[in-house]
RNA sequence: GUGGGUGUAGUUCAAUUGGCAGAGCGCCAGGUUGUGGCCCUGGAGGUCGCAGGUUCGAAACCUGUCACCCACC
Numbered sequence: 001g002u003g004g005g006u007g008u009a010g011u012u013c014a015a016u017u018g019g020c021a022g023a024g025c026g027c028c029a030g031g032u033u034g035u036g037g038c039c040c041u042g043g044a045g046g047u048c049g050c051a052g053g054u055u056c057g058a059a060a061c062c063u064g065u066c067a068c069c070c071a072c073c
Stems, first nucleotide, its partner, number of pairs: 001072007010025004019056001027043005049065005
């Protein structure tokens, strides 16, 4: 340089091919316990890598760009 893949909560990943952004773990509070853990209940936390476009509506489609990974040269 060429082709392809991935990027979503602190972390690991979903979102059924456009219609409310979610789960596990972690974190905070409460319950339980003599204390803690396990367990149970509730809660906080997101410009969906970035910028533009299409659309009534985009995490998902299109273009550019950045980071990482794979193959080729």
Molecule: transfer RNA
Organism: Candidatus Afipia apatlaquensis